[in-house]
A computed fold for a 135-nucleotide part of an RNA from a Candidatus Moraniibacteriota bacterium, annotated as small-subunit ribosomal RNA, 3' minor domain. Lineage of the source: Bacteria > Bacteria candidate phyla > Candidatus Moraniibacteriota.
Context: one part of a larger RNA
RNA sequence: CACCGCCCGUCACACCAAGAGAGCCGGCAAUACCAGAAGGCCCCGGGUAAAAGCGGGGACGACGGUAGGGUUGGUGAUAAGGGUGAAGUCGUAACAAGGCAUCCGUAGCGGAAGCUGUGGAUGAAUCACCUCCUU
Numbered sequence: 001c002a003c004c005g006c007c008c009g010u011c012a013c014a015c016c017a018a019g020a021g022a023g024c025c026g027g028c029a030a031u032a033c034c035a036g037a038a039g040g041c042c043c044c045g046g047g048u049a050a051a052a053g054c055g056g057g058g059a060c061g062a063c064g065g066u067a068g069g070g071u072u073g074g075u076g077a078u079a080a081g082g083g084u085g086a087a088g089u090c091g092u093a094a095c096a097a098g099g100c101a102u103c104c105g106u107a108g109c110g111g112a113a114g115c116u117g118u119g120g121a122u123g124a125a126u127c128a129c130c131u132c133c134u135u
Base pairs, nucleotide, nucleotide: 003098005095008091009090011088013085014084015083016082020078023075024074025073026072027071028070031067032066033065034064039060041058042057043056044055045054101122102121103120104119105118106117107116108115109114
């Protein structure tokens, strides 16, 4: 490589990541309750000069069980959107007054860009006409 330019969205194809999702499966820490080993401790009995050993009871007490939650990971039909891609489909919305100036808010509508209504901005071209100011 300069309008035979640039460029927007739908659609089709491929791949990627994240979120949603009836649920399903696991990890972790804790809570409530149940149960309560070993063990020392406490109480009682018995024993003794005093003890110990011995018997009985109690609270504590690992693991375990039950329950409802917390947190975290995996998996999950499905549906919507996003990103990337040589090139493909449909149109041509924007960039020049882009051929209906564009943009913002809002409502409705439409294969898609978008269109229409309405309020606003000028980051619109043209300054020909009108009014005013200056020279």